[in-house]
Context: one part of a larger RNA
RNA sequence: GCCAACGAGUUUAGGUUUAUCUCAAGUCUAAGUUCUUAUAGAACGAAGGCGUAGCGAAAGCGAGUGUUAAAAGCGCGUCUAGAGGUGAGUCUAAGACCCGAAGCCAAGCGAGCUUACCAUGGCCAGGGUGAAGUUUGUCGAAAGACAAAUGGAGGCCCGAACUAAUGAGUUGUGCAAUGCUCUUGGAUGAGCUGUGGUAAGUAGUGAAAAGCUAAACGAGCUUGGGAAUAGCUGGUUCUCCCCGAAACAUUUUUAGGAAUGGCGUCGAUUUAAAAUAAUUGGAGGUAGAGCACUGAAUGGGACUACUUGGGCGCAAGCUCGGUCUUCCUAAUCAAACUCCGAAUGCCAAUUAUCUCUUUGUCGGCAGUUAGGCUAUGGGGGCUAAGCUCCAUGGCCGAGAGGGAAACAGCCCAGAUCUUAAUCUAAGGUCCCUAAAUUAAACUAAGUGUUUUAAAGGAAGUGAGACGCCACUGAUAGCUAGGAGGUUAGCUUAGGAGCAGCUAUCCUUUAAAAAGUGCGUAACAGCUUACUAGCUAAGGAGUCUCGCGCCGAAAAUUGCCGGGACUAAGUUUAAUACCGAAGAUAAGACUUUAUGAAUUUAUUCAUAAGGGGUAGGGGAGCGUUUCUAUUGCUGUGAAGUUAGGUGGUGACGCCUGAUGGAGCGAUAGGAAGUGAAAAUGUUGGC
Numbered sequence: 001g002c003c004a005a006c007g008a009g010u011u012u013a014g015g016u017u018u019a020u021c022u023c024a025a026g027u028c029u030a031a032g033u034u035c036u037u038a039u040a041g042a043a044c045g046a047a048g049g050c051g052u053a054g055c056g057a058a059a060g061c062g063a064g065u066g067u068u069a070a071a072a073g074c075g076c077g078u079c080u081a082g083a084g085g086u087g088a089g090u091c092u093a094a095g096a097c098c099c100g101a102a103g104c105c106a107a108g109c110g111a112g113c114u115u116a117c118c119a120u121g122g123c124c125a126g127g128g129u130g131a132a133g134u135u136u137g138u139c140g141a142a143a144g145a146c147a148a149a150u151g152g153a154g155g156c157c158c159g160a161a162c163u164a165a166u167g168a169g170u171u172g173u174g175c176a177a178u179g180c181u182c183u184u185g186g187a188u189g190a191g192c193u194g195u196g197g198u199a200a201g202u203a204g205u206g207a208a209a210a211g212c213u214a215a216a217c218g219a220g221c222u223u224g225g226g227a228a229u230a231g232c233u234g235g236u237u238c239u240c241c242c243c244g245a246a247a248c249a250u251u252u253u254u255a256g257g258a259a260u261g262g263c264g265u266c267g268a269u270u271u272a273a274a275a276u277a278a279u280u281g282g283a284g285g286u287a288g289a290g291c292a293c294u295g296a297a298u299g300g301g302a303c304u305a306c307u308u309g310g311g312c313g314c315a316a317g318c319u320c321g322g323u324c325u326u327c328c329u330a331a332u333c334a335a336a337c338u339c340c341g342a343a344u345g346c347c348a349a350u351u352a353u354c355u356c357u358u359u360g361u362c363g364g365c366a367g368u369u370a371g372g373c374u375a376u377g378g379g380g381g382c383u384a385a386g387c388u389c390c391a392u393g394g395c396c397g398a399g400a401g402g403g404a405a406a407c408a409g410c411c412c413a414g415a416u417c418u419u420a421a422u423c424u425a426a427g428g429u430c431c432c433u434a435a436a437u438u439a440a441a442c443u444a445a446g447u448g449u450u451u452u453a454a455a456g457g458a459a460g461u462g463a464g465a466c467g468c469c470a471c472u473g474a475u476a477g478c479u480a481g482g483a484g485g486u487u488a489g490c491u492u493a494g495g496a497g498c499a500g501c502u503a504u505c506c507u508u509u510a511a512a513a514a515g516u517g518c519g520u521a522a523c524a525g526c527u528u529a530c531u532a533g534c535u536a537a538g539g540a541g542u543c544u545c546g547c548g549c550c551g552a553a554a555a556u557u558g559c560c561g562g563g564a565c566u567a568a569g570u571u572u573a574a575u576a577c578c579g580a581a582g583a584u585a586a587g588a589c590u591u592u593a594u595g596a597a598u599u600u601a602u603u604c605a606u607a608a609g610g611g612g613u614a615g616g617g618g619a620g621c622g623u624u625u626c627u628a629u630u631g632c633u634g635u636g637a638a639g640u641u642a643g644g645u646g647g648u649g650a651c652g653c654c655u656g657a658u659g660g661a662g663c664g665a666u667a668g669g670a671a672g673u674g675a676a677a678a679u680g681u682u683g684g685c
Stems, first nucleotide, its partner, number of pairs: 001685006011094013026050003032044005054061002064076004097235002100232001104225006115199009124189001126158003129154001133150007162186003167182004201217001203213003238620006248261005262368002264365006275353008288340001289338002294334003298330005305323003309320004371396010401412003416588004421584003427578003430563003436575007448565002456550002460547007468539002477534005483507003488502003513528001517526002589610010621674001623671010639658008
């Protein structure tokens, strides 16, 4: 991993709702006793419970009573239906749907591992160093000093056994639940070690690491309390039919839990109260707009006040400013500004439509309270986020189908079932791939062909608009001129049109700048503006729009989904077609409502329905066993297996084979009643 078997809302007591049964102003027995065909039943048994009368704290009174001074008012009552059994739903108490902790407490068992200690034994090759002391000698008065020899100390040195475990490698389903190899520390000591003993579970032991206490110790192990508790995770077993949510509000030692409300379902009841549209009448301060208030903010002007400012002036004063307040004027801004002010939405009334829809009330049972994306209006953020927080819709959630290549939330559209049927939606019609043509333009960039590129740049190209120059000859080209005062003045080494500053005149002319650009050290030289001639027909600009170009850099593989396309791209216009579980057609099933008929639980007709998670409701299938009735079976039961057949389905029936002794049907009762999942349990492979 697979297969098989087992494996989870049960039972008791009580409350409540509902269905049904019995009796009914009553109803039911409990313990117990007696009997019997005796672990099962029958009879007796009213003690007691609930109900039949309430009110008051109570005395108490009583269809009333309490309050009160009260005859008033008000509160609770009166005008009757209950009691018990059974089934189902649900709640409470219990292990309470099942499995699952880490832990807590108690009583025991452990020091054959390991820690420390006690008792008694054992072990430490070899080599080195050479303390004290001693002896001798020399010196000294002595104490003593020095030298040599002797001596053999030490948590001394080197290094085996032994012991430890530093670094690396290896191993890492190992030789081994800590090993092996090399390397390394200690190796006469706080040394190592054998045997026996002592000390332990809030306790021991510890040269202290919360280490060790029998291979997992921040509290050992075993058994018990014990099915501890688990607002947590996982799992929870047959079918069909009807309806169908929520991810919100308030509170919460509350935030992944819960309670109440909201939203669902079922039953009873209520009526037109609901919904939609129109009309009418309301409240309001948003969008927008505005500056009348509150503030923000810019320019100009006026007046007043102050002025340490500048200029003129002997001074007085004049003038130019600066600051502040106020006013005028022009143009502005605001979520916490408003002289104004919508559209929607909201409230109410009337009318209409609907009436199988819908509202209200009461009751049973829930689930939900992690939401997500998208569009719009906003707050936060960077007008960032598949970001976050609100509001109003949609979709997903709980929604299949078609489109978007693929793609919960986008576009179209809501799947009861069947069909070689018809029409469409979004979207498409060259091939993959169902379906297309016509007409007129644009694009040359593979732009584009299903997703967005910017500021900015450019004689790309098409369309349009506006003036200007032009046979009295434009524009381009060619020929020729392009001068003089003068090298303008200043500056400068120089500055002559052409480094720079200032000015930019005059003259001759058809025209010619105190000079457009090269150039020189400075001149020179070339050239332009400007002018004449030749030639000959359009020229030079500005603006708007369409489609293109550059700007344009990303990581698995280039590319529109691909092939590919010059249309099969883009724009405009037209007509076809394809295209979905949509609509239609035909048939079938089913729910609800209404009506009719009867065989009284069925049939027919009409209308409206039948996506669905959590969840509510309804109807059934099958398993085991019991009761009653009734059957099958050695002429072959159950079981197993193959085939056929019926039912919407759970599932049923028939036949053959196998098997070799029991097994059903009908009507009811009762449950150890249905497995694919729980890192489920056991067995097998």

Large-subunit ribosomal RNA, domain II from a Patescibacteria group bacterium, 685 nucleotides, folded computationally.
The coordinates come from a structure-prediction model, not an experiment, and the mean pLDDT is 84.
NCBI's taxonomy places the organism under Bacteria, Bacteria candidate phyla.
Rfam family: Bacterial large subunit ribosomal RNA. The family is grouped with related families in Rfam's "LSU clan".